[in-house]
Context: one part of a larger RNA
Molecule: large-subunit ribosomal RNA, half A
Organism: Oscillospiraceae bacterium
RNA sequence: GGCGCAUGGGGGAUGCCUCGGCUCUCGGAGGCGAAGAAGGACGUGAUAAGCUGCGAAAAGCCGCGGGGAGGGGCAAAUGCCCGUAGAUCCGCGGAUGUCCGAAUGGGGCAACCCGCCGCGGGCGACCGCGGCACCCGGCUGAGCCGGGGGCGAACGGGGGGAACUGAAACAUCUAAGUACCCCCAGGAAUAGAAAGUAAACACGAUUCCCCCAGUAGUGGCGAGCGAACGGGGAGGAGCCCAAACCGUGCGCGUGGCGACGCGCGUGCGGGGUUAUAGGAGCGCCGGCGAACCCCGGCGAGGCGGUAGCGGAACGGCCUGGAAAGGCCGGCCGCAGACGGUGAAAGCCCGGUACGCGAAACCGUCAGAAGGGGUUAGGCGCCACCUGAGUAGGCCGGGACACGAGGAAUCCUGGCUGAAUUAUCGGGGACCAUCCCGAAAGGCUAAAUACUACCGAGAGACCGAUAGAGGACGAGUACCGUGAGGGAAAGGUGAAAAGAACCUCGGACAGAGGAGUGAAAGAGACCCUGAAACCAUGCGCCUACAAGCGGUCGGAGCCGCGCGAUGCGGUGACGGCGUGCCUUUUGCAUAAUGAACCUACGAGUUGCCGUCGCCGGCGAGGUUAAGGCGUUCAGCGCCGGAGCCGGAGCGAAAGCGAGUCCUGACAGGGCGUUUAGUCAGCGGAGGCAGACGCGAAACCAAGUGAUCUACGCAUGGGCAGGCUGAAGGCACGGUAACACGUGCUGGAGGGCCGAACCGGUAAGCGUUGAAAAGCUUUCGGAUGACCUGUGCGUAGGAGUGAAAGGCCAAUCAAACUUGGAGAUAGCUCGUACUCCCCGAAAUGCAUUUAGGUGCAGCCUCGGGCGUUACCAUGCGGAGGUAGAGCGACCGAUAGGAUGCGAGGGCUUCACCGCCUAUCAAGUCCUGACGAACUCCGAAUGCCGCAUGGGUUAUCCCGGGAGUGAGGGCGCGGGUGCUAAGGUCCGCGUCCGAGAGAGGAACAACUCAGACCACCGUCUAAGGCCCCCAAAUCCGGGCUAAGUUGAAGACAAUAACGAGGUGGGGCCGCACAGACAGCUAGGAUGUUGGCUUGGAAGCAGCCAUUCAUUUAAAGAGUGCGUAACAGCUCACUAGUCGAGCGGCCCCGCAUGGAUAAUAAUCGGGCAUAAGUCCGGUGCCGAAGACGUGGGACGGCGGCAAGCCGUCGGUAGGGGAGCAUUCCGGCCGCGCGGAAUGGAGGGCGCGAGCCCUUCUGGAGGGGCCGGAAAAGCAAAUGUAGGUAUAAGUAACGACAAAGGGGGCGCGAAACCCCCUCGCCGGAAGACCAAGGGUUCCUGAUCAACGCUAAUCGGAUCAGGGUAAGUCGGGGCCUAACACGCAGCCUAACAGCGAAAGUGGAUGGACAAACGGUCAAGAUUCCGUUACCCCGGCCGCAGAGUCCCAGCGGCGACGAAGGAGCGAAGCACGUGCGCGCUGACGGAAUAGCGCGUUAAAGGGAGGUAGCCUCAAGGGGGCGGCGGAAACGCCCCCGGCGAGACCCGAAAGUACCGCGAGGCUACGGCCGGGCGGAUAAUCGUGUUGGAGCAGACUUCCGAGAAAACCCGCGCGGGAUGCUAUUCUGCGGCAGGGCCCGUACCGCAAACCGACACAGGUGGUCGGGUAGAAGAUACCAAGGCGCUC
Repeated sequence: GGCGCAUGGGGGAUGCCUCGGCUCUCGGAGGCGAAGAAGGACGUGAUAAGCUGCGAAAAGCCGCGGGGAGGGGCAAAUGCCCGUAGAUCCGCGGAUGUCCGAAUGGGGCAACCCGCCGCGGGCGACCGCGGCACCCGGCUGAGCCGGGGGCGAACGGGGGGAACUGAAACAUCUAAGUACCCCCAGGAAUAGAAAGUAAACACGAUUCCCCCAGUAGUGGCGAGCGAACGGGGAGGAGCCCAAACCGUGCGCGUGGCGACGCGCGUGCGGGGUUAUAGGAGCGCCGGCGAACCCCGGCGAGGCGGUAGCGGAACGGCCUGGAAAGGCCGGCCGCAGACGGUGAAAGCCCGGUACGCGAAACCGUCAGAAGGGGUUAGGCGCCACCUGAGUAGGCCGGGACACGAGGAAUCCUGGCUGAAUUAUCGGGGACCAUCCCGAAAGGCUAAAUACUACCGAGAGACCGAUAGAGGACGAGUACCGUGAGGGAAAGGUGAAAAGAACCUCGGACAGAGGAGUGAAAGAGACCCUGAAACCAUGCGCCUACAAGCGGUCGGAGCCGCGCGAUGCGGUGACGGCGUGCCUUUUGCAUAAUGAACCUACGAGUUGCCGUCGCCGGCGAGGUUAAGGCGUUCAGCGCCGGAGCCGGAGCGAAAGCGAGUCCUGACAGGGCGUUUAGUCAGCGGAGGCAGACGCGAAACCAAGUGAUCUACGCAUGGGCAGGCUGAAGGCACGGUAACACGUGCUGGAGGGCCGAACCGGUAAGCGUUGAAAAGCUUUCGGAUGACCUGUGCGUAGGAGUGAAAGGCCAAUCAAACUUGGAGAUAGCUCGUACUCCCCGAAAUGCAUUUAGGUGCAGCCUCGGGCGUUACCAUGCGGAGGUAGAGCGACCGAUAGGAUGCGAGGGCUUCACCGCCUAUCAAGUCCUGACGAACUCCGAAUGCCGCAUGGGUUAUCCCGGGAGUGAGGGCGCGGGUGCUAAGGUCCGCGUCCGAGAGAGGAACAACUCAGACCACCGUCUAAGGCCCCCAAAUCCGGGCUAAGUUGAAGACAAUAACGAGGUGGGGCCGCACAGACAGCUAGGAUGUUGGCUUGGAAGCAGCCAUUCAUUUAAAGAGUGCGUAACAGCUCACUAGUCGAGCGGCCCCGCAUGGAUAAUAAUCGGGCAUAAGUCCGGUGCCGAAGACGUGGGACGGCGGCAAGCCGUCGGUAGGGGAGCAUUCCGGCCGCGCGGAAUGGAGGGCGCGAGCCCUUCUGGAGGGGCCGGAAAAGCAAAUGUAGGUAUAAGUAACGACAAAGGGGGCGCGAAACCCCCUCGCCGGAAGACCAAGGGUUCCUGAUCAACGCUAAUCGGAUCAGGGUAAGUCGGGGCCUAACACGCAGCCUAACAGCGAAAGUGGAUGGACAAACGGUCAAGAUUCCGUUACCCCGGCCGCAGAGUCCCAGCGGCGACGAAGGAGCGAAGCACGUGCGCGCUGACGGAAUAGCGCGUUAAAGGGAGGUAGCCUCAAGGGGGCGGCGGAAACGCCCCCGGCGAGACCCGAAAGUACCGCGAGGCUACGGCCGGGCGGAUAAUCGUGUUGGAGCAGACUUCCGAGAAAACCCGCGCGGGAUGCUAUUCUGCGGCAGGGCCCGUACCGCAAACCGACACAGGUGGUCGGGUAGAAGAUACCAAGGCGCUC
C1' cells in the first nucleotide's frame, strides 16, 4: 500500500415536520391626497443596536363600547411601576402628529439653508404663533369662494408605435396595432335609443356569452388573415336640447320732445324634439292619470359590517417518561369540520352545528318617502321650423375580415362644395323601381373586464437545491458611477429541566467527570445523520514484478460452525481480457465529454382535426351558452340554438338513385348495393416557446462624459544653464540712404537639462507586487505645453491633429431593462426492466447537396387466399462475353503493283526518260475498335404448365427510421490497367454480428450467440515448447536460417552467376575425348606506313601473304622508352572414360535499401523449412446430447409434439419503481418512515424477511392522476479530494544585543549599537474617506507567519470660532426658467425678466499657554469688524433708495531697483560642562541669546497709471511751446522706526512629592541667570507691484467701494427725526473643525512596488530642486 471487518471524524443527502409560498372559490372593498397622500429621514424605552408601534403629548394621550385578571410588543434579566376604584388587551370615535416628499413663501446637493407680513414677548439686537406657490372656474372683481396638481396592482378609452420572427431567401404581407412611450377616466370603462339590419306576412338601442364558421371572403390567391346576416342565451330603460313661435334683460342703430316703436346682436324664460314624419301658426272638438323630467332637509326603524357572548357528551385498568394507544364499561350529536394537548381524543382545551349581541362609526333598504313641473287626444287648413364650410366630390392616407380591387360603408390632411320634406341618406361599383331610415347637438343603469387590498374557505399544488427572489429582520448582505443586478441561510426537548459542583488548561477556548432528561450516541455547530473524503484497530495479502485491475480456476492462512462434500474473509500462482458516453463507413484510440460524491436536471399542457381501442345510444347521435334544484368549484335535471350522419352528381342553373360530358336512349367519370354519432383513453400531426440548454444579432424605452475625446469658464505650474533675432545707442560710412564695427537689447512652436508630461529599446514580470507594472535607456520640457475645479456634447448619436481611436478595465455601433422562452435546416444532452420483429445510407425533385417532400426498405392492425420464391419442362424477346471484318464503318504493319503528285534530266515548245520521295486502287501476309458487326453464347428476364413451398407476395390503414455508408470478389468507367482514390453494376460481409482462425486487427477464412453443463463430434486452422492436438508414416527438394509471411495493406523486379535437382536437343570421345602435367609455339620480318622510337601487342593499311611444320596468328593477354621477357591460340606426349554447349522446369543465389533489443508472434528449427501422398488427433457460442426459459403453431386443445428466440435507427407488447387521490382492508411507542448490515425471492426493473439505528408515522389490494426513474449536456448547486505540506508570504533600506510584561516573544514596550529617506520615505492644506483619533480591556476571526501588538474586537471618551473655510454678499461657463416661441402627447427652446451656480471678486485676530485625545475655536494678553441701546459733540435741504458715472478690471515674456523673514559666518553676552599624563581657566566645548496682529507718527526707497497735473532749471538749432534730463509741489507707497512688551520669561541647577514601560518623566517651591534689541554676507528673496519695458494672438463679469442723484421714504422747518464722529455698557446666527491625507485610513476587489491637485522645503560641494553625504523629522517596508 491492497481487500475485508469494526469504530470514529467529516459532510448534510434521506425520512418526517411546516410559522411560508403557489393556484383558485365565495363575499367585501374598489381608492388615498393641499384637512398635506404614497413613501421616507430623524427621533421616541429606566437600561435599547435591530424589527414593530408611535411622534417633542412620541411601544403612547382622551371618550364610548367589549372584556374580566393579570400587565409594562418581538425579548430574557434586573430595577421600578400599573391593575376588581376594572389595568393590559379588542372595537369605534377623537387629540397629538418633528422634517422631507405633489411639497406649495424663496432656494436647494430630499429630510437642509434663507425670507416677507400680521399678532404676542423683550428697551433692543432677537424669540414664539399664524399666513404668504402656481394653474383653472365662478362671482361687479386690488378680493373672495370652489376645484386641480401627486400616488396606486390589473382592468378601460384615446394619441403615437417597433423589431426579432414567419413566409424554410426577401421587398407587399406576417409578427401586430403586439411590446413599449404618452394623455385621461372609472369602480368599472367604452358603446347606446337607428339617416340601423334585412329582403320574411320582417325585426326594432347598446354590451357580453354560445352558435353561425375556419363558412363567405381576403391574400406575392404565398405564408397567413378571417367576418356578417340569422339563431339560442345574459341583461333590459329610455330620455333631453337647437330651431320655428311668444315674452323679456342688456348693448348698438334708427324714429320720436317724450311715453314708446322698429331693426340688429346677445343673454334668459316659455314652447318644442320626429318618419304610417313631428312641431310651430290658424280653426274646430275633447279631457284623466301612469310613465317621464327637476328638487329632494332631518332621519325613526329594519338588515349587514367593524369588538364579542352562550354552546352537548368520559371514566377505569394495562403498557409507557407521558395515553389521545390497547382492554372494559358508558355518553352526546342541528355539533363525528378543523387545530391543539407529553403518542393515535366526537365527550381534555380552542372551536364546530345552532342561537344571541353595539354606546359609536360605516354600508344598505334609498334619491325611497315627499315636493314641484309637464306631457302622449281627434279632425282640418297653412307651408314657418327640424343641427353647413356640413353631406357629397377629387387627391393623399387610415379603419372596416376586405392588401385599390368591380370596392360600397366609416374617419380626414389638401382642394372644393349641395339640397331643405315635391327634401335628404342607405340597401357592397353604377342606374331604375321598390324597401329601410332622418346625418351634420347631447345624456343614459344592468348584463361585461380586472384584483394591489380585507374577510371566510378550497386544492389527486410545493415541502427548504422544492414552493415566491424572500418560511429566517430580503429586495437585505453584496456588486455597479448609474439605470440596474441580487444571494446564502428552517428543525434541541413534552417541558430549559439549557448542564450547580469538581478536574486538566493561560482561558467565561476546549476536554473529562458529576447532575437533568424517556433519550445527551437530543448539549445549543443541537431530530434523523447517507455518500464523497480523512483516520484508527484487527484478519489475510504485498518489496524480480508490468497493469481498462475484472472474470474463470486456485494453493496457503484466518474466522464461524447445527463439524458438512458446509459457510465467510483473504488471494500466492495460472487462463482469457484495449474503460464509459457521444459521433461515425470505421474509435482502446493519440476524436468529444466527465476529478469524485449527494441533490436538482430535458417529449409537457390546452385547443383543433385524424387513426385505433373501449363504452353509451343507434337511422339516428349529441347538446353549447345559459337556467333550475342541491348534500354547492361536485352532482342531478332542464336547455335541440347548433353540429355530424341520413344522397349524389355538376363550374353552375339544375336534376336526383342517379347525375355530368354529349346530337346520343355510344361510351366514360363520380355515385347508389358497406351506420353513424357522442364521450373516455392511446398513437402521431397542426397551432401555441412545444424535448432541454446554447448564439453572433435586431428593435423599444431608459442609464452613463467621476475613465476617456473635444469644447466652455475660472485658477495653478514649468530648478538651472546656453544661444543672442528685431529694435536701440555710439562710432565709421553715404549726396541722402544703404552698409560696417562695438555696445545695448532679450526674441524664439530656439539649445542642454530636473520637476512635470510622455513611453524609444531591451530585460524582468506573464496562476504578476500590478486585469499594462518595474529597472535601465529614451522623447518633449515657454508651448499646437502640462494640470486642478466647475460645466457642456449620448448610441447609428457624440467626440476624434484620423488609429475605426475614445465614449466608466466593454466599441465596425456602449451599458441596463424589456419585446423574449427572438430564431438556430447547427452542436451537445435526453433518465427503469423484460419480450417479438427489425431497417437505411437508394431513385426522382429541391437556392438542393450534413436539410426536406414523394417513392423504396422496417413495424403494428385489418383484409384477400395459391400469388412470392425454388426445381423441371415448353415457348419467347435480346446483341453483351467471345469472335470476325476477302460483311459494313473506321483504323492499321510489312511486301508487291502503282493511278496520281513531287524532284531531277532533256527541250524553242510539245513529246519523253529517270527516281533511295509521297501515294489512290488492287494483290499477298498480319492484325485492331465502348459509341464497327456477316456472326454470337452462358447467365439473367418475360409467359405458360407441373411439382415443391407456405403467406414469405399483394391490398387498406396507424407509426417510423433512413436518404455521409464502407471493405472485399467479379464486370466496367475515370486515374498512371497509381491509391486504404473515385463513379456505376452484380454479389457479399461490416454497418446493426458475438464465437473460432488469421501473433495482435469492422468487413479475409470458418461460423449466425435464448440460458446452463469440468458431455460428445466437427469447420477454418492446426498438432516441438510457449499452446489444445503427431518430435506420425512414405517419397522428393532446399543449405540460402532461404524459409518457417494463404490473401490486400505487405515486403518486389529487370538483370546477373560453372549454386543445385530434374527434363529435352546438339556436339566431341578407347582411332584416347575433357581437365591437369611435359614439350613445342618457328621463319621471311623490326610486314608496310607512321613515328624521336613502333620490333605480334600507340595508331593506320591490308584479297593479314608466304615458308618450315605434328603445330605455331604479320598475333589472345601481361610487359618494355623501344627491344627483351612471360603467356595464349595451335600441336605432340602423358593419363584412361566420359567431356562440352544450348533450351525448358523446381528449389536456392546476387540485385536488397529506415529509424529500441525489434525479431519468423517468440523460443527456436536442417526439419519444427518446402513439395507430393497417407493415417490419426486438437479445434467454435457450429452440430449433437442432457436440463431449463420465453414466444408462435398444432393438439379431444389434455398429455404432448413441431418450430422460433444476434441485433443499431425504429415499430409493437408486457411489466417494476416513485409522489398524490378514491374505495376496501389492515400496521405502528409491545416502535412508523429513513439509514447501516446480513439473508431470501423474482429472467429483470425490483420485492420480502431478520437485526441494529431511529423516535412518529406508514402500508396491502382494486382503480385513478402525474413536477414519475440520470453517468455523461466544457450541465446547476453544495460538499470533498488531487496537485501538496508543493508554489507563495507583495520591492535586497538591515539588523544585533540587553531588559520588561506575559501560558507563550525574531516581530509588542524601554534602552544601547547599526542601517535607510531627507525637493522625502519630513511638514502643512484641498479632495476623498467617515471614528480609522485618545484611554482601558480582549486575541476567536481579520493581519499572507507568531502576536502579549494593531487602522482588528468590546467599552468609555474626544471635534467648542463675530474674525479660519462655507452660508446669511457678487457674478463666469453652464443650468433652471416668467413672458414668449415651437409642438401628436411627454417633451424642446428661451441672447434681454428672474433664480441658482467657484475654480474667480468682496470681507474683521494675533502671540503665548494648555486635555490622553480640540484649538487663529478653550485659557491669558493684546486687537479689529458689524448691529442695536444710552451719553457727548457736530451737521441738516440733511440722511437713505431706484438709476447714472467712476473704480473694481485683469494677457504673455523679459530685465532691473529697493527689500522682510530665513540662512551662514564672526564677535559679544547668559547658563552649564570640561581634560587619563603634563600645562593652560582672560581657555575649550555645549545649549541659549526672543515676539505677532494691530495702533501711531512721519511719508523714506521706488514709481507716475487715470487723454492732458503745476512750477523751476538744464541740453540740442530758433521761437512762448513740441523732445529729453534734473529738482520741487501733488498722487501711490513697501521696508525701516515708536508703541504693542509683563522679562524675573526662555534657559540652567537644586528639589518635597508623585508616576515609571526602572531608561526616565512630571514637579509646588527654592536658587542661579540678571541673557544682543550686535556686526558682516556677490546669501536669500515675501513684499513694494494691478510697478516698469517689450511684443502680438490684444488679454471675464457682477457686487463691495467713491461720487451725482429726478422722484420717493417724508412727516418736519427745528430737534423728540435723520446722519457723521467719539465714548460707555451690551448683542453677534447656521454648517465644518477628531483622525488619515503621495497613503495600511483616498481611487485601484487586498494593510496592492500603480494613480492622486496646492504650499514649505535647512547644511556641505555644486549653476541647480541634478547628484552625493548629512540636519530637523521619519523610518528598517508584518514571516